[in-house]
Context: one part of a larger RNA
Molecule: large-subunit ribosomal RNA, domain VI
Organism: Halogranum roseipondis
RNA sequence: UGUUACGGUACUUGACGUGAACGAACGUAUAGUACGAGAGGAACUACGUUUGGGUGCCACUGGUGUACCGGUUGUCUGAGAAGGCACCGCCGGGAAGCUACGCACCACGGGGUAAGAGCUGAACGCAUCUAAGCUCGAAACCCACAUGAAAAAGAAGUACCACCGAGGACACUCGUAGAAGACGAGUUCGAUAGACUCGGGGUGUACGCGCCGAGGCAACGAGGCGUUCAGCCCGCGAGCACUAACAGUCCAAGC
Repeated sequence: UGUUACGGUACUUGACGUGAACGAACGUAUAGUACGAGAGGAACUACGUUUGGGUGCCACUGGUGUACCGGUUGUCUGAGAAGGCACCGCCGGGAAGCUACGCACCACGGGGUAAGAGCUGAACGCAUCUAAGCUCGAAACCCACAUGAAAAAGAAGUACCACCGAGGACACUCGUAGAAGACGAGUUCGAUAGACUCGGGGUGUACGCGCCGAGGCAACGAGGCGUUCAGCCCGCGAGCACUAACAGUCCAAGC
């Protein structure tokens, strides 16, 4: 764009596709049973585990974590404090997010058949699974299961709204989304983002001051203790309209 005579909102159906979404092994019971003189030694079935593969997730564990916190070396900013540079200087930790080494799940069953096993049964008075007919029979096939799907040209359906205002787009605040488009949440009748407060979390006890401190005439003095579960920090949660979602614009149902 189309869907043969109006536009939308929401929700479905499922023709037709895709998938391997499952594969294997072991253990326990069956059972020291059936079988077998003995030696030895099953299976149907039920349950559990492991492994390969697949899908999803981040409560736990581990990794990353150049957000962040701390320790420390050399040097520079006159000193202290606080910092710059040196692979993030190096080192010890580390929330979120992303992840695997972590976690969860990935049946049964039904139908028609193959090889094959049979029933009944003639041609051919017998026999014969086959010629007519019928019953079984596989990890394969079709369903079942997961998922896409109305451009399925026989181009589907249901409910509601609307015929000049139903709906939509731009704009603005954003993220369960994202290369751009798209998708989703919201725009004052508001918790969408930021700020703030609180909660939760990371680091590990800040600066300053006081006391102690080997030594020293003194000045000074590494360090320790107290103030201090401190200080600093947070891509998380809640509350709260303080800030910004303003001001608006456009399209829109045929001739």